[in-house]
RNA sequence: UACUUAUCAAGAAAGGUGGAGGGUUAUGGCCCGAUGAUACCUUGGCAACCUGUUGCAGACUCCGGUUUGAAACAAGGUGCCAAUUCCAUCCUGACGAAAGUCGGGAAAGAUAAGUC
Numbered sequence: 001u002a003c004u005u006a007u008c009a010a011g012a013a014a015g016g017u018g019g020a021g022g023g024u025u026a027u028g029g030c031c032c033g034a035u036g037a038u039a040c041c042u043u044g045g046c047a048a049c050c051u052g053u054u055g056c057a058g059a060c061u062c063c064g065g066u067u068u069g070a071a072a073c074a075a076g077g078u079g080c081c082a083a084u085u086c087c088a089u090c091c092u093g094a095c096g097a098a099a100g101u102c103g104g105g106a107a108a109g110a111u112a113a114g115u116c
């Protein structure tokens, strides 16, 4: 880099550096930003994918255990800490005279775990 699976409406900010755009790309919206954003660093925190511990239940068993499931706890590996992944875009359902509103799916993306 590619592929597979799962999740994406919840949650979590202070200080420092720095100085102009930023919210991944495009378009359109809508926001954030000299009261200093985005980014980087430090500290703190959130969450629980992987991980660990505990007991419970199931399956197997050579009776030593092995393994699966859900749960509780911890926080070692990651991740994250404006706005639903900020919203829309492609397909589609309902309602509506229309503008549009509310849904479903896909695509793209992010993160984790795994595979080559």
Base pairs, nucleotide, nucleotide: 002115003114004113005112006111007110008109013043014042015041016040017039021032022031023030026089027088028087029086044081045080046079049077050076051074052073053072054071056069057068058067059066060065085108090105091104092103093102094101095100
A computed fold for a 116-nucleotide RNA from Ferruginibacter sp. HRS2-29, annotated as SAM riboswitch aptamer (S box leader).
The source organism's lineage runs through Bacteria, Bacteroidota, Chitinophagales, Chitinophagaceae and Ferruginibacter.